[in-house]
RNA sequence: GCGCCGGUGGUGAAAUGGUAUCAUGCUUGCCUUCCAAGCAAGCGGCCCGGGUUCGAUUCCCGGCUGGCGCA
Repeated sequence: GCGCCGGUGGUGAAAUGGUAUCAUGCUUGCCUUCCAAGCAAGCGGCCCGGGUUCGAUUCCCGGCUGGCGCA
């Protein structure tokens, strides 16, 4: 330098052109003599810019970044 794959809450993952889901985490409450466990409610996210579209996390282009391969 070229190619392929990835980037989603604090963390690990899923998803699909139509309000982004799960687990864990955190907060509050319940329970308990206390803690843990359990139960309930809440908090928190689509890497950046542009394009297509009525509508983009998803499709297209460029960039940044991580991994792998080739030179």
Molecule: transfer RNA
Organism: Phlyctochytrium arcticum